Predicted 3D model of a 489-nucleotide part of an RNA (small-subunit ribosomal RNA, 5' domain) from an uncultured soil bacterium. RNAcentral holds the full RNA, with entries from Greengenes. Its Rfam family is "Bacterial small subunit ribosomal RNA". Gene Ontology terms of the family: ribosome and structural constituent of ribosome. Its mean pLDDT, the model's own confidence on a scale to 100, is 87.
Context: one part of a larger RNA
RNA sequence: GAACGAACGCUGGCGGCAUGCUUAACACAUGCAAGUUGAACGAAGACCUCAGGCUUGCCUGAGGGAUCUUAGUGGCGGACGGGUGAGUAACGCGUGGGAACCUGCCCAGAAGUGGGGAAUAACCAUUGGAAACGAUGGCUAAUACCGCAUACAUCCUGAGGGAGAAAGGCUUCGGCCGCUUUUGGAUGGUCCCGCGUCUGAUUAGCUUGUUGGUAGGGUAACGGCCUACCAAGGCGACGAUCAGUAGCUGGUCUGAGAGGAUGAUCAGCCACACUGGGACUGAGACACGGCCCAGACUCCUACGGGAGGCAGCAGUGGGGAAUAUUGGACAAUGGGGGAAACCCUGAUCCAGCAAUGCCGCGUGAGUGAAGAAGGCCCUAGGGUUGUAAAACUCUUUCAACGGUGACGAUGAUGACGGUAGCCGUAGAAGAAGCUCCGGCUAACUCCGUGCCAGCAGCCGCGGUAAUACGGAGGGGGCUAGCGUUGUUC
Numbered sequence: 001g002a003a004c005g006a007a008c009g010c011u012g013g014c015g016g017c018a019u020g021c022u023u024a025a026c027a028c029a030u031g032c033a034a035g036u037u038g039a040a041c042g043a044a045g046a047c048c049u050c051a052g053g054c055u056u057g058c059c060u061g062a063g064g065g066a067u068c069u070u071a072g073u074g075g076c077g078g079a080c081g082g083g084u085g086a087g088u089a090a091c092g093c094g095u096g097g098g099a100a101c102c103u104g105c106c107c108a109g110a111a112g113u114g115g116g117g118a119a120u121a122a123c124c125a126u127u128g129g130a131a132a133c134g135a136u137g138g139c140u141a142a143u144a145c146c147g148c149a150u151a152c153a154u155c156c157u158g159a160g161g162g163a164g165a166a167a168g169g170c171u172u173c174g175g176c177c178g179c180u181u182u183u184g185g186a187u188g189g190u191c192c193c194g195c196g197u198c199u200g201a202u203u204a205g206c207u208u209g210u211u212g213g214u215a216g217g218g219u220a221a222c223g224g225c226c227u228a229c230c231a232a233g234g235c236g237a238c239g240a241u242c243a244g245u246a247g248c249u250g251g252u253c254u255g256a257g258a259g260g261a262u263g264a265u266c267a268g269c270c271a272c273a274c275u276g277g278g279a280c281u282g283a284g285a286c287a288c289g290g291c292c293c294a295g296a297c298u299c300c301u302a303c304g305g306g307a308g309g310c311a312g313c314a315g316u317g318g319g320g321a322a323u324a325u326u327g328g329a330c331a332a333u334g335g336g337g338g339a340a341a342c343c344c345u346g347a348u349c350c351a352g353c354a355a356u357g358c359c360g361c362g363u364g365a366g367u368g369a370a371g372a373a374g375g376c377c378c379u380a381g382g383g384u385u386g387u388a389a390a391a392c393u394c395u396u397u398c399a400a401c402g403g404u405g406a407c408g409a410u411g412a413u414g415a416c417g418g419u420a421g422c423c424g425u426a427g428a429a430g431a432a433g434c435u436c437c438g439g440c441u442a443a444c445u446c447c448g449u450g451c452c453a454g455c456a457g458c459c460g461c462g463g464u465a466a467u468a469c470g471g472a473g474g475g476g477g478c479u480a481g482c483g484u485u486g487u488u489c
Stems, first nucleotide, its partner, number of pairs: 001489004006485005013361006019354002021319001026317003030314003035076003040073002043070004047064008083272003092197008101189002106185008114148001116146002123138006154163003168177003198244003205235003210232008247269004251262004274295005297308004325351001327350003333347001334345004364394004374385004398430001400425005408416001433478005438459003444473005454461002
């Protein structure tokens, strides 16, 4: 000198764009953050019509379906999106290669969608429990479940043969959405390898599934991944092992560069979801707002037993020098579901708060010497503050008030928002501070103090004439900021 997710002190007018728990991966009240589908399914209710009863506007019974609502079964989605950086020195990441693999939805191609069966929730009845939640019996449906048939292509094979599918719904009757098997693609993912990736030798030896082979198991798949047997290997001063620290990268800061430091926001990858472990379902998880077990903690309890997990968005306590609203909307972009209408979306888009940063603008302009008054200094002549003020003539950016009023939305739909912009009105009106002045280093005098009080980045000032302390006048620097502290180059 530059930089910052900064903090502190003094000060503070406006706008745009960004950014905002770096500390306790500490504990969390409350609300919201993942649903959707009635065009898969049975049912109940609403609604309408008729009949009866009457207490005169509700009760019962029957029927109807174009409509609406939904607890349940089923489907798809809850593996995305959002958060955090605890762990991890590792094929985790980066880069370049590789193969023994999987891939719902999507695209293209081939073939098919025949005929049956048995249940079960909801519901009803009985019943346990304080609750959470159940138990038993009975009824019923499906795109839920299970056989049979068929099999070009598919899989297995000892090459003879063997094995394995399906589901319907809506319809304007044209079809549309589906379902099953299979081939290829696309997308996404899994695995392996070369190279690179912090510090310590005051860590020198480490290793027994360890290193390799055979056979088997397991996996989507290769593989000591696992098991049995066999061999005795494998790694290491080119730093193994151990210990400490740390998410990695694109990037960011600095620097002429080489390099050094760093990894907030944004983007890619990884890991984690109260702590530890485990699997289930599924195309995909060993699953943040799923399940089970154990633990710590909190809450409810009728003491028998139960409930919970903000490192989602807000918000609370705590910690801390320190970091925001328990806001609006799905209008846009995107995501999930649905044939669609549409529903959901604290993703997102906006608004609020904060000079936290960057950028822009303003706090007036011109004229104005009697060089006014006052202040300060003085050799008492004057000098300086200083064209500064006053005064005169103007202007109205921004802010204020009144009016009008968007783009963002190809037809409709605008949270932002009566916002931005535009027009008009009045009036210099509402808007300047901070720090320094001994040298480094731009800027000097007076008074007070008297090694005191104090200053200080270094050298050093202060003990009676202090340009170094405190005040004043003056001056220098920067400016809605200025200075200090911290950290990096």